[in-house]
Context: one part of a larger RNA
């Protein structure tokens, strides 16, 4: 652009894409058909293993330059607090991950090779010439994905208006897009509470091995403390405010543009 009065939601499925699944073992059928005996299958059935393949993070592990915490040089006159060195080192929430989890049949059609069956030519024979009829991980279906620009350009169902951009964003993202919200409101930000990490802050108080004294590593209480927080719910404190643009406008109604 086009289909198409417009929008918005739901389908149909022409047609496209896949490999989504391979593979061996174990039980059991069974010491059983078989065989004089020694030996010794199989179809079906069940189970988990692994390889592959999609997807997720509840466990469990990794990583976690958000964040807590020892500690080590030096700076900031000391303290406390804190800068570089992610300094070293212990933990670790959310995401991201495999080493972790979960899911990956069965069946049907219509065929090869091939086994047939009836049965001529060619009085008989003979799966074939007319006819039927088993048969394969491969073919077409089922299975999962995309798919009305499939011009034969589809169908339904709802509204009478619709959509964009600005602005608050995240289940999303390179940039456009996508998805949500925009005071008729919990969208994000802030506060509050929870939950979660880290592990008991500063200060005060008392205790300490020494030390004439001054001081004093360190414990102990305050204290399941201080910090932190990309979760979660509460709550309109702050911010979505003030605005712009486009596209349609058919019936119906109305004196109607």
């Nucleotide at each position: 652009u086009g289909c198409c009065u417009a929008a918005u939601g739901u389908c149909u499925g022409a047609g496209a894409g896949g490999a989504a699944g391979g593979a061996a073992c174990a039980u059991u059928u069974a010491g059983u058909a078989c065989g004089a005996g020694a030996g010794g299958a199989a179809c079906g059935a069940u189970g988990g293993u692994u390889c592959g393949u999609c997807g997720c993070c509840u466990c469990u592990g990794g990583u976690g330059g958000a964040c807590c915490g020892g500690u080590u040089a030096u700076c900031u006159g000391a303290c406390a607090a804190g800068g570089u060195a992610g300094g070293c080192c212990g933990g670790g929430c959310a995401g991201c991950u495999a080493c972790g989890c979960g899911a990956c049949a069965a069946g049907g059609g219509a065929u090869a090779a091939a086994u047939g069956c009836u049965g001529a030519a060619a009085g008989c024979a003979u799966c074939u010439a007319a006819g039927c009829a088993u048969g394969a991980a491969a073919c077409c279906c089922a299975c999962c994905u995309c798919g009305a620009a499939a011009a034969g350009a589809g169908a339904c169902a709802u509204u009478a208006c619709g959509a964009a951009c600005u602005c608050c964003g995240a289940u999303a993202g390179a940039a456009g897009a996508u998805c949500g919200g925009c005071u008729u409101g919990a969208u994000a930000g802030g506060a509050u509470c929870g939950g979660g990490g880290u592990g008991u802050a500063c200060g005060c108080u008392c205790c300490a091995a020494g030390g004439c004294a001054a001081c004093g590593a360190g414990g102990a209480g305050u204290u399941c403390a201080g910090c932190c927080u990309g979760c979660g719910a509460u709550u309109a404190c702050u911010a979505a405010c003030c605005g712009u643009u486009c596209g349609g406008a058919a019936a119906c109604a109305u004196u109607u543009a």
This is a predicted structure of a 257-nucleotide part of an RNA (large-subunit ribosomal RNA, domain VI) from a Nanobdellota archaeon. The organism belongs to Nanobdellota, within Archaea. Its mean pLDDT, the model's own confidence on a scale to 100, is 82. The RNAcentral record of the full RNA draws on ENA. It matches the Rfam family "Archaeal large subunit ribosomal RNA".